Large-subunit ribosomal RNA, domain IV from Kaistia dalseonensis, 328 nucleotides, folded computationally.
It was read from a public genome assembly.
Rfam family: Bacterial large subunit ribosomal RNA. Its family is annotated with ribosome and structural constituent of ribosome in the Gene Ontology.
NCBI's taxonomy places the organism under Bacteria, Pseudomonadota, Hyphomicrobiales, Kaistiaceae, Kaistia.
Context: one part of a larger RNA
RNA sequence: UGGUGCUGAAGGAACUCGGCAAAUUGCCUCCGUAACUUCGGGAGAAGGAGGCCCUCAACUUGGGCAACCAGGUUGAGGGGGCACAGAAUAGGGGGUAGCGACUGUUUACCUAAAACACAGGGCUCUGCGAAGCCGUAAGGCGACGUAUAGGGUCUGACGCCUGCCCGGUGCCGGAAGGUUAAGAGGAGAGGUGCAAGCUUUGAAUCGAAGCCCCGGUAAACGGCGGCCGUAACUAUAACGGUCCUAAGGUAGCGAAAUUCCUUGUCGGGUAAGUUCCGACCUGCACGAAUGGCGUAACGACUUCCCCGCUGUCUCCAGCACCAACUCA
Numbered sequence: 001u002g003g004u005g006c007u008g009a010a011g012g013a014a015c016u017c018g019g020c021a022a023a024u025u026g027c028c029u030c031c032g033u034a035a036c037u038u039c040g041g042g043a044g045a046a047g048g049a050g051g052c053c054c055u056c057a058a059c060u061u062g063g064g065c066a067a068c069c070a071g072g073u074u075g076a077g078g079g080g081g082c083a084c085a086g087a088a089u090a091g092g093g094g095g096u097a098g099c100g101a102c103u104g105u106u107u108a109c110c111u112a113a114a115a116c117a118c119a120g121g122g123c124u125c126u127g128c129g130a131a132g133c134c135g136u137a138a139g140g141c142g143a144c145g146u147a148u149a150g151g152g153u154c155u156g157a158c159g160c161c162u163g164c165c166c167g168g169u170g171c172c173g174g175a176a177g178g179u180u181a182a183g184a185g186g187a188g189a190g191g192u193g194c195a196a197g198c199u200u201u202g203a204a205u206c207g208a209a210g211c212c213c214c215g216g217u218a219a220a221c222g223g224c225g226g227c228c229g230u231a232a233c234u235a236u237a238a239c240g241g242u243c244c245u246a247a248g249g250u251a252g253c254g255a256a257a258u259u260c261c262u263u264g265u266c267g268g269g270u271a272a273g274u275u276c277c278g279a280c281c282u283g284c285a286c287g288a289a290u291g292g293c294g295u296a297a298c299g300a301c302u303u304c305c306c307c308g309c310u311g312u313c314u315c316c317a318g319c320a321c322c323a324a325c326u327c328a
Stems, first nucleotide, its partner, number of pairs: 001323008010314002014312001019309001027051005036041001038157001052079012080084001092307004097302002099299002104116002120155007132141003158294004163224003168221002170217005177212003183206002188201005225243005252286001253283001264280005
């Protein structure tokens, strides 16, 4: 000097990105427990008291014929210690908001989460030699299943809901029409030959699916406007005009895990608050199963605040052991 432990005056988070680490709490009995709630919870909420030993009394359980034995509960009185759950083991607590409903799963060796999964919801395919998948095939899985089944895909408990657009892309449907390959068809034309012929080329016309075309479909991929004017203070615009569009963002939420300007503005909390909470709405660039908004319970998740507690700090000190170091 470092490491691992232990202790510490006064203060008690002033430390720090952040209470990281440490400390506090810790068991049993009794009392007592809020908002909220899906009525199960929340809850060991929070908070408080008691706990050792001795004596006596009352009540009482089991066994026993009884004497009595083994316990339990309650009350009263007394005793000792610094300390009575005497060591060890052994929850700190509360409030608020975000996200995810939950228990689970995950990057074996830097990420455990708000990511994945999930029960529940929807769409879609599949009638059985099913669809889908593996395989050249035979064959196999699906399934010794049969639409209350199986596959694909999205969403993700529950509650209230899920608006408008089918122009583009996709998918589905469509006995017409257009286009159209091979093929069919052969008007004609060329080469050669005396010819028969052989051979090359070849216009109409008839030819599938697909595409064009006509419809449907958004819990399919996706999309969901601009400018100008207007009310008897001002401001604003329920109202009007105009352009464009397939249609112009409904409910709900909103400086948000989304807000650039921005430390927006107002309120709360602090002596002082770029964070936090509640509002406002001017949403650069929320928005409804790429789900919207809520939500009890849950979380080694994230944010902010409070109580308790502490060497985190003011500000360091001492002790023990292990190293380092010195000597042998």